RNA sequence: GCUGGAAUAGCUCAGUCGGUAGAGCAGUUGAUUCGUAAUCAACAGGUCGCCCGUUCAAGUCGGGUUUCCAGCU
Numbered sequence: 001g002c003u004g005g006a007a008u009a010g011c012u013c014a015g016u017c018g019g020u021a022g023a024g025c026a027g028u029u030g031a032u033u034c035g036u037a038a039u040c041a042a043c044a045g046g047u048c049g050c051c052c053g054u055u056c057a058a059g060u061c062g063g064g065u066u067u068c069c070a071g072c073u
Stems, first nucleotide, its partner, number of pairs: 001072007010025004019056001027043005049065005
C1' cells in the first nucleotide's frame, strides 16, 4: 500500500428483508433471612465510533473517515 472483518448500556454480545434499541452479568431499590450469600421483583443505564447522503422512516442501505484484528504484497 491492497483486501476482508469488528465498533451497539459499565463489561460480554444479540438485533432477521429499513418500521418503538434488547439480553446476560454488573449497579440501585425492595421482598425473603437473626444476619450474609443465594433467590425473586422492580428500576436505572444508549447521540448504535465520527461526518455526510438516500428515504416518510436508518443500528441496518450508500460515500468518506478514525481505531482495532486478520490476511496479502
Transfer RNA from an Oscillospiraceae bacterium, 73 nucleotides, folded computationally. The sequence was found in a public genome assembly. Its mean pLDDT, the model's own confidence on a scale to 100, is 82. Rfam family: tRNA. Rfam classes the family as a transfer RNA.